Background:
Small-subunit ribosomal RNA from an uncultured prokaryote, 1474 nucleotides, folded computationally.
RNA sequence: AACGAAUGCUGGCGGCGUGGAUAAGACAUGCAAGUCGAACGCGAUCUCUGGAUAGCUUGCUAACUGGAGUGAAAGUGGCGGACGGGUGCGUAACACGUGAGCAACCUGCCCUGAAGUGGGGGAUAGCUCUCCGAAAGGAGGAUUAUACCGCGAGGUUUAAUACCGCAUGUGGUCUUCGGAUCAAAGGUGGCUUCGGCUGCCGCUUCAGGAUGGGCUCGCGGCCUAUCAGCUUGUUGGUGAGGUAAUAGCUCACCAAGGCAACGACGGGUAGCUGGUCUGAGAGGACGAUCAGCCUCACUGGAACUGAGACACGGUCCAGACACCUACGGGUGGCAGCAGUCGAGAAUCAUUCACAAUGGGGGAAACCCUGAUGGUGCAACGCCGCGUGGAGGAUGACGGCCUUCGGGUUGUAAACUCCCAGAUGAUGGGAGUAAUCCUUAUUCGUAUACCCGUGGCUGAAUUAACUUGGAGAGGAAGCAGUGGCUAACUCCGUGCCAGCAGCCGCGGUAAUACGGAGACUGCAAGCGUUACUCGGAUUCACUGGGCGUAAAGGAUGCGUAGGCGGCCAGGUAUGUCAGGUGUGAAAUCCCGGGGCUCAACUCCGGAACUGCAUUUGAAACUACUUAGCUUGAGUCUCGGAGAGGUAAGUGGAAUUUCUGGUGUAGCGGUGAAAUGCGUAGAUAUCAGAAGGAACACCAAUGGCGAAGGCAGCUUACUGGACAAAUACUGACGCUGAGGCACGAAAGCAUGGGUAGCGAAAGGGAUUAGAUACCCCUGUAGUCCAUGCCGUAAACGUUGUACACUAGGUCUUGGGGGUUCGACCCUUUCAGGACCCCAGCUAACGCGAUAAGUGUACCGCCUGAGGACUACGGCCGCAAGGCUAAAACUCAAAGGAAUUGACGGGGGCCCGCACAAGCGGUGGAGCAUGUGGUUUAAUUCGAUGCAACGCGAAGAACCUUACCUAGGCUUGACAUGUAUAGGACGAUUUCCAGAGAUGGAUUUUUCCCUUCGGGGCUUAUACACAGGUGCUGCAUGGCCGUCGUCAGCUCGUGUCGUGAGAUGUUUGGUUAAGUCCAGCAACGAGCGCAACCCUCGUCCUUAGUUGCCAGCACAUAAUGGUGGGGACUCUAAGGAGACAAACUCUCUAUGAGAGUGGGAAGGUGGGGAUGACGUCAGGUCAGUAUGGCCCUUACGCCCUGGGCUGCACACGUGCUACAAUGCCUGGUACAGAGGGCACCGAUACCGCGAGGUGGAGGAAAUCCUUAAAGCCAGGCCCAGUUCGGAUUGGAGUCUGCAACUCGACUCCAUGAAGUUGGAAUCGCUAGUAAUGGCGUAUCAGCAAUGACGCCGUGAAUACGUUCCCGGGCCUUGUACACACCGCCCGUCACAUCAUGAAAGCCGGUCUUGCCCGAAGACGUGAGCUAACCUUCGGGAGGCAGCGUCCUAAGGUAGGGCUGGUGAUUGGGAUGAAGUC
Repeated sequence: AACGAAUGCUGGCGGCGUGGAUAAGACAUGCAAGUCGAACGCGAUCUCUGGAUAGCUUGCUAACUGGAGUGAAAGUGGCGGACGGGUGCGUAACACGUGAGCAACCUGCCCUGAAGUGGGGGAUAGCUCUCCGAAAGGAGGAUUAUACCGCGAGGUUUAAUACCGCAUGUGGUCUUCGGAUCAAAGGUGGCUUCGGCUGCCGCUUCAGGAUGGGCUCGCGGCCUAUCAGCUUGUUGGUGAGGUAAUAGCUCACCAAGGCAACGACGGGUAGCUGGUCUGAGAGGACGAUCAGCCUCACUGGAACUGAGACACGGUCCAGACACCUACGGGUGGCAGCAGUCGAGAAUCAUUCACAAUGGGGGAAACCCUGAUGGUGCAACGCCGCGUGGAGGAUGACGGCCUUCGGGUUGUAAACUCCCAGAUGAUGGGAGUAAUCCUUAUUCGUAUACCCGUGGCUGAAUUAACUUGGAGAGGAAGCAGUGGCUAACUCCGUGCCAGCAGCCGCGGUAAUACGGAGACUGCAAGCGUUACUCGGAUUCACUGGGCGUAAAGGAUGCGUAGGCGGCCAGGUAUGUCAGGUGUGAAAUCCCGGGGCUCAACUCCGGAACUGCAUUUGAAACUACUUAGCUUGAGUCUCGGAGAGGUAAGUGGAAUUUCUGGUGUAGCGGUGAAAUGCGUAGAUAUCAGAAGGAACACCAAUGGCGAAGGCAGCUUACUGGACAAAUACUGACGCUGAGGCACGAAAGCAUGGGUAGCGAAAGGGAUUAGAUACCCCUGUAGUCCAUGCCGUAAACGUUGUACACUAGGUCUUGGGGGUUCGACCCUUUCAGGACCCCAGCUAACGCGAUAAGUGUACCGCCUGAGGACUACGGCCGCAAGGCUAAAACUCAAAGGAAUUGACGGGGGCCCGCACAAGCGGUGGAGCAUGUGGUUUAAUUCGAUGCAACGCGAAGAACCUUACCUAGGCUUGACAUGUAUAGGACGAUUUCCAGAGAUGGAUUUUUCCCUUCGGGGCUUAUACACAGGUGCUGCAUGGCCGUCGUCAGCUCGUGUCGUGAGAUGUUUGGUUAAGUCCAGCAACGAGCGCAACCCUCGUCCUUAGUUGCCAGCACAUAAUGGUGGGGACUCUAAGGAGACAAACUCUCUAUGAGAGUGGGAAGGUGGGGAUGACGUCAGGUCAGUAUGGCCCUUACGCCCUGGGCUGCACACGUGCUACAAUGCCUGGUACAGAGGGCACCGAUACCGCGAGGUGGAGGAAAUCCUUAAAGCCAGGCCCAGUUCGGAUUGGAGUCUGCAACUCGACUCCAUGAAGUUGGAAUCGCUAGUAAUGGCGUAUCAGCAAUGACGCCGUGAAUACGUUCCCGGGCCUUGUACACACCGCCCGUCACAUCAUGAAAGCCGGUCUUGCCCGAAGACGUGAGCUAACCUUCGGGAGGCAGCGUCCUAAGGUAGGGCUGGUGAUUGGGAUGAAGUC
């Protein structure tokens, strides 16, 4: 885009079309084929009229009998029922289309021409009567009739245009050319002198035409080879029969043919065409309506009649089905029009009319016509129209959204104007009509025809068209809104419900589900579904491919076929040009016309790309003739080669055997063991046997079609190559089938067997180890003969030929050059590498093409199923070749890119390992966590990167948890309204656990413009409040990789692109630090530096700090005067930059060393953390979206809990002791803190502490440093170590130390004697060790955290390994990125399918049996016409026979379908198992 559609929702009108696609299933009812009286008999009925009767209401009725007309029903006869209408079962065919042919044919009615149309006979219907039968129907008798019989040249019959025969013969047929033979029918008009003449319609014979049909042939149009051979009347001939006619159409005989790879035969499917739909076209699909042809008429068979049928509404027979029946027997055929049932997703009225067009009959009027013309039903399709138009902003109400300001629906509505008027009431109103009848006239022989007058005929029609009162009144939906694809928000839901064409959406903020609003598209329709074409260049003729994506056959030879070199002549197959015929109409296209337009329709043109025929042309093609040599081949000569087959032969090595020497191991492995060996191995020497393979040469080398071929020699033999003549003369290329060859393994028979070695056995390894490793070892490997016929049979690249830049190497041969086998150069034929152009998706190929062309063959068409099943062929078997479908998925695949990963590689770094020191893990305790318990043990943090973490202080408070008791605008904020005046502070008392409630005493506000305001209470309403949820909605902050050296950008360049380059490479660095090079050049965030601190010096300043020199004072002390020198304090400077020198490397750079210097290669430490990763952590610090609670999930309060304890883990402290502990004495810090605070001297207490209060808001006062050193004790023990636990007594803080504080004293005195596997920290003022301080804080759980100083080491060979990280490279089937991906069995479920003993069908077929109707033959029985010599004959009938044969029966076979216990594999499934 389309549709004969269906379906969901919706639905105003008209025009034109279309409408059983399925069950060729079955059909009730009505209609669809009749007509002719001018062919005929009979003749109901009715009309007119005559006669003579009867009745009487004397002009009517009735019956009888004549005449004229009309003419129902049935019958005989003619013509038509072979057309028209329906259907698409069958048919793969001369069925159809197209073009020819028939000297091999027929043709009613029609047209033209010629000639006729005489005279007779015998029956049978109808009718009447009787009989049989239910009916359908049948039989018979009588009569004037029928039946029957007779005459007969004519007769007979009721009659004929029916039937039979005779006559005539224009003419036809046959012919021996003399002849023989063959027709007929009348009807109805006119005139008549009644003798006849004549018109029309008929009839007969012949000839011709037209129309229609029959037969034959060429060509064309479906699938299947998993159908490869088919055929016996088959193919042909002769003769006969038969037909309208040819013909094996049929029969007898003879011959053995005919068809087929250009697809016979078989199977499946199917009516064919003009055309229709689609498409740019070529094509593809289809064959409704309309038109042409064919086919069928319940199923099967058959003929009759006829011009025509083997006949839709005819006959006979058989069968199935249905109906009627009195059970004896009969009847029927909608695939005609309507209609019914059934099946189906699905397809209409049991309508009107013959008015028109057409058909049949008729002389005609006319009759018939479900053909046809109309209407009805159905949005089924196409086309057209309408549902209003103009104005209208406070941008109304309502709805929806909202950032709460507003936005949107939206000029939309309301409202105004009365602008226009599908439908429609009413009125008017054509055309489709022509015929026909009648009659006058013209013409004419004519009453025919023609012309004219008058009259009749309309189903549709209640119409077209027109008029037009009233009046916006009665008329809009459907689908969509994540992308493709035009159109977005809110609410609900929460991987549910659902959506979905593909991708996909939904797990609490869904533009994707459902609803709403808004919007988009189309519109009386809009979506969905099915099917067709397109897109699809995705079967590729136009117009594709095959190295790696699917795809080159394993290789050659060669048949058919396809294609084919140069020159010339001829012909004219293809080809080209012109003419002629045909190519139906309709359709399509173009130009016009008619319906108001359009759809629709009419006219004309063009076209129908085809076929046939004819006339030409001769380049190409083909054929033919005559030649040529360049393609191809032959002869000669030469060398190269693991080319092949057969025979012979050689040495090295392994093994075995024999003998010698010799002794304890050998062998094997990562390490071992099995195994061999004292019965003498291994080792070594000599000899022998046997089999298999051929080191070095050896190569990127050679040969072969491929597989493949390797010691040497001989014999036979194939091919290629080079050189140079000569010869043949296109002999060529490719190659479906076919034939041959074809590694390894395997099979068969017979040999052989040294080594190796599937299977098998043993030993190891391992969780296991049916493996890898080891020890043995059978088939096999070898030979001969025969099979098999496959490989990653690969260059994953078919064969042949031609052309298209270069360079290098190599094998074989030749030429040139040369003294020459060097080298060089050149040329053929091979083998390799690099590369231009070109090609390619890229990788890559690149004269050995995957480039450019030609010829031929093979093959491909998403992945899996499936190198499979079934069938066929081959094979001894194993198996091979050929080769599907159901079903499942939306991918599978190629090449390249960036990452990540690797028990890949290279380089480098880090307390990463190593080297060291000290710990943890064992004990007790402290603390945190898990677990468990509980009313609650609040919550969070969970590998590194949670666990002395949030918490720099849980007895109450904190506090978020639990129990019990209270409050509800609330403990807190803002606002409004109403009422009020204080609010508050103070005293005392009561109840209560307290919150709170009640009572009581005293006191009582500010400003003011006098309205009120501030402040405050109560009530009510907005609201407060939430440590409730979501860190996976967020901000902010933080952790981590990691202080690792990385992460990027602009421009340019390269690439189809993703991307690359830069950033890689060579050095170097702590560093992407720097240098050099480079299609890159620059830049940014990181690194470094700039900042702070410590280390040296200088300047300035000098109190509270300092005291060298000068003084004073003291028992002593910077205590004092003074001083700024020093220390120090705290401001500012200096200094270090690879600066200087030497050396090394290519070096404007880097490194090694030296000196100087307080400090040297980043001087030490800190702050500083790139792009990003971990949906890392935090909604419980605060902030914040959404959700949730609102007399409670909010607030207050009491008590409890967070501290509970069989247990497990982390982090620490104290120890286990002598480098120690205890006692006494004694020395030296830094950094801090201090007013609700630090607190001295002094006194009391064993002590914690108490009393007291000098000084200090601080360089001024307060705050003992300890280890160390000196001296003494202890003497290796569960101790003078260790201090847990417990008892008692106290101190302090605090409302309050019971749960649950710290500290002191006395007593008690546990475990523990250096810690398994494992594991942590640290590279110098570091580890280790010693003490001091601070924050939080009433007190304290602090052994924690953060700081400070004292004492003060050891070790680093080095980068193999462990861990982490960086760069480059490589592989990848990974990209959630190795904690990845992913394979197979098993178990369960579902689905489709193969096999299967069988069972049940369909279809085709073979043999036999039976055999209806029919046809043909016969016909002794019977027999009207005609003939007869009267005997009979002709003709006919019954009966019988033959052949063909439908249906049926029986036995078998082929193909195919269904089903089938069981069974095989396959596919798919949620978090199963190994």